RNA sequence: UCAUACCAGUCGGGGGAGUAGCGGAGCCCUGUACCUGAAAUCCGCUAUAGCAGGGAUGGAUUCCUCUUUUGAGGGCUGACCGUUUUCGGUCUGAGUCGCAUCGCUCGUGUUGAGAGAUGGGUCUUGCGCAAUCGGUGGCUGUGAACCAUGUCAGGUGGGGAACCAAGCAGCAUUAAGCAGUUUAGCCGGUGUGCCGCGAGGGUGCCUGUUUUGAGCGAGGGGGGCGUGCCUCGCGACGGCGUGACGUUCGACAAAGAGGUGUAUGG
Numbered sequence: 001u002c003a004u005a006c007c008a009g010u011c012g013g014g015g016g017a018g019u020a021g022c023g024g025a026g027c028c029c030u031g032u033a034c035c036u037g038a039a040a041u042c043c044g045c046u047a048u049a050g051c052a053g054g055g056a057u058g059g060a061u062u063c064c065u066c067u068u069u070u071g072a073g074g075g076c077u078g079a080c081c082g083u084u085u086u087c088g089g090u091c092u093g094a095g096u097c098g099c100a101u102c103g104c105u106c107g108u109g110u111u112g113a114g115a116g117a118u119g120g121g122u123c124u125u126g127c128g129c130a131a132u133c134g135g136u137g138g139c140u141g142u143g144a145a146c147c148a149u150g151u152c153a154g155g156u157g158g159g160g161a162a163c164c165a166a167g168c169a170g171c172a173u174u175a176a177g178c179a180g181u182u183u184a185g186c187c188g189g190u191g192u193g194c195c196g197c198g199a200g201g202g203u204g205c206c207u208g209u210u211u212u213g214a215g216c217g218a219g220g221g222g223g224g225c226g227u228g229c230c231u232c233g234c235g236a237c238g239g240c241g242u243g244a245c246g247u248u249c250g251a252c253a254a255a256g257a258g259g260u261g262u263a264u265g266g
Stems, first nucleotide, its partner, number of pairs: 001266006009057003012030004020046005034054004063259007073249004081241004086236003091233001093232002097226003101222002104219005114212009123200006129193002131190006137182006148173004156165003
């Protein structure tokens, strides 16, 4: 240096989670880079860190180590910002309420504001009066076959006669009743009343007399003091969300440097 055989190695990697730690398998990112079995209430290992079985490749541009570039993706932290629960009125920042004050506008007022005194009405109630309604009463009409009255034709009875008696119908006047009308009078009633007298009441309204003499009412406004309220703002501890700066891991890809068997034979 060449050939042959065997073998080391390789046949994906990373993140997160889990674990004393390592790997696997489910999740995620890359990438395409053997097959089979079991495995999250896990499976198997021990810093030489998957197990069991099988297959391919195999000493190199392909395996291993180091450095650099790029950088998918992920972890941690979490500024600023947004949103939200709870708490705070010894927050005074808005705003609410109360108190007093200041003036402005409008209306009204010496033809008298407001306040005071006094009387009356409206109001309640008693009595009276009137009104009204009803009854009675008055007047008119009608109204009794016989058991109302008067007069009683005819007829009946008595008598010698004159005359007498009872008495129906009719007529008239009436009782009870019925109808109409209505003054005076009497009785009773009332959610009637420009009425009279008295008692009561006195919130409101109206009105008369009188004392005093300049405000009164409404509207919104300015500042002051005090108070309540967690509604808004503000503050405090937190939750959730986007996520800068930072930090960490890091696949794929690219570049460079280095390292590396055993045996046999020529």